[in-house]
Context: one part of a larger RNA
RNA sequence: UGACGGGGGCCCGCACAAGCGGUGGAGCAUGUGGUUUAAUUCGAAGCAACGCGCAGAACCUUACCAGGGUUUGACAUGGGAACGCCGCGGCGAGAGAUCGCCGUUUUGUAGCAAUACAACGUUCCGCACAGGUGCUGCAUGGCUGUCGUCAGCUCGUGUCGUGAGAUGUUGGGUUAAGUCCCGCAACGAGCGCAACCCACGUUUCCAGUUGCCACCCGCAAGGGGGCCCUCUGGAGAGACUGCCGGGGACAACCCGGAGGAAGGUGUGGAUGACGUCAAGUCCUCAUGGCCCUUACAUCCUGGGCUACACACGUGCUACAAUGGUCGGUACAAUGGGUCGCAACGCGGCGACGCGGAGCCAAUCCUCAAAGCCGGCCUCAGUUCGGAUCGGAGUCUGCAACUCGACUCCGUGAAGCUGGAAUCGCUAGUAAUCGUGGGUCAGCACACCACGGUGAAUACGAACCCGGGCCUUGUACU
Numbered sequence: 001u002g003a004c005g006g007g008g009g010c011c012c013g014c015a016c017a018a019g020c021g022g023u024g025g026a027g028c029a030u031g032u033g034g035u036u037u038a039a040u041u042c043g044a045a046g047c048a049a050c051g052c053g054c055a056g057a058a059c060c061u062u063a064c065c066a067g068g069g070u071u072u073g074a075c076a077u078g079g080g081a082a083c084g085c086c087g088c089g090g091c092g093a094g095a096g097a098u099c100g101c102c103g104u105u106u107u108g109u110a111g112c113a114a115u116a117c118a119a120c121g122u123u124c125c126g127c128a129c130a131g132g133u134g135c136u137g138c139a140u141g142g143c144u145g146u147c148g149u150c151a152g153c154u155c156g157u158g159u160c161g162u163g164a165g166a167u168g169u170u171g172g173g174u175u176a177a178g179u180c181c182c183g184c185a186a187c188g189a190g191c192g193c194a195a196c197c198c199a200c201g202u203u204u205c206c207a208g209u210u211g212c213c214a215c216c217c218g219c220a221a222g223g224g225g226g227c228c229c230u231c232u233g234g235a236g237a238g239a240c241u242g243c244c245g246g247g248g249a250c251a252a253c254c255c256g257g258a259g260g261a262a263g264g265u266g267u268g269g270a271u272g273a274c275g276u277c278a279a280g281u282c283c284u285c286a287u288g289g290c291c292c293u294u295a296c297a298u299c300c301u302g303g304g305c306u307a308c309a310c311a312c313g314u315g316c317u318a319c320a321a322u323g324g325u326c327g328g329u330a331c332a333a334u335g336g337g338u339c340g341c342a343a344c345g346c347g348g349c350g351a352c353g354c355g356g357a358g359c360c361a362a363u364c365c366u367c368a369a370a371g372c373c374g375g376c377c378u379c380a381g382u383u384c385g386g387a388u389c390g391g392a393g394u395c396u397g398c399a400a401c402u403c404g405a406c407u408c409c410g411u412g413a414a415g416c417u418g419g420a421a422u423c424g425c426u427a428g429u430a431a432u433c434g435u436g437g438g439u440c441a442g443c444a445c446a447c448c449a450c451g452g453u454g455a456a457u458a459c460g461a462a463c464c465c466g467g468g469c470c471u472u473g474u475a476c477u
Base pairs, nucleotide, nucleotide: 002476003474004473005472007471008470009469010468011467012466013465016460019425020424021423022422023421026317027316028315029314030313031312032311033310034308035307042053043052064303065302066301067300068299069298070297073129077128078127079125080124081123082122083121084120087104088103089102090101091100092099093098106119107118108117109116110115131292132291134290135289136288140286141285142281143280144279145277147275152191153190154189155188156187157186158167159166160165171182172181173180197269198268199267200266202237203236204235205234206233207232208231211227212226213225215224216223217222240263243257244256245255246254247253319418323377324376325375326374327373328372329371335366336365337364340359341358344355345354346353347352384415389410390409391408392407393406394405395404431453432452433451434450435449436448437447
């Protein structure tokens, strides 16, 4: 100087407390451990691994296993030789990779032509080489997590100290903040904070179709007319403690008030200092070293990554009456769509099929659900709950046996609110309800987004956890 303390002081954070809803019990989904296996590819490991890499494993993917093949190779460059085979179409063998057979016009220049040269492509030869998701993240780059959006981390010059170093950065106030004010052997500065950026909230102007309707016609669809309004998307305005009162060192600032759509950082996002964890990643990529080179390379078929006594994490659905079910009825937003979205009609109980208007989309398509109105159920393992199993189907795809999703009929398990323990959340939040998107042939209880309905509580600072500043002790650095 730091680090540490079951030392002290001050302060902060859904850290506690106050509240609401969960997890831990059940069934299922998913990830992991373990076990099993020919293989169950590999990585991730307290917080910060475990619905994580994977924004989607039937083949492919795929890195694993078994078997069948290839060896200058699936891919790149260079050399030599041959050929126009190759490719494309067809047939045969084979699980396929692949192999065999048949047919068929490579292009350009010179030339009548033979032919020659060049290019392109293929095959062969052997050599340089290719190739490796093989090892090392403790050799690395890059990227990322984390402390933590915590308020800190430093430098120049000066001063002090033999020196390590100190000072500044401490102190008195204040702030979300090393934010600002005052003081001071310090005076300044940099990286951080804040602001500048994006979205939302108010308003003005400009613009008016596909959007809108104050007006007219029409039962309606719509048409005419218009751009007031809504909306769309561009440019501006607006908030600055600016104004008033009180407190305070007359400061910074704090409390209250006015006006205002919005008030003291308006709300949310993006933004992550010096560094820490030899944190993570050699399987995104790049890369040093090491290793393999008829194999640790490469192609293919099939299998595996989907196993199952068990253990844990994350979720979904429930255990019901604030509910279930049936009928009627109302209101969104974000997005996506031509290899596509599909209205509507017909067939089917249905998944869906057949036909197919419109739409490259503010134009066409994409029923919102909870809600509201009414009927039934009356506390029961039930008209709760839907696992599991049997049967019959639909769709995607070369192909759903291992191993897809969905539909219908039947079946109808556990479960009556969950021990110790533990998680999230402070407002349009939690809770609850549905919708869209990416991935994707197909497959979503996951992920990312969107809107609807819409709470309770925060006295406080004793305690638990994490953090900041000052100080103290130390046999640690």
The prediction has a mean pLDDT of 83. This is a predicted structure of a 477-nucleotide part of an RNA (small-subunit ribosomal RNA, 3' major domain) from an uncultured bacterium. The full RNA is in RNAcentral, with records from ENA and SILVA. Its Rfam family is "Bacterial small subunit ribosomal RNA".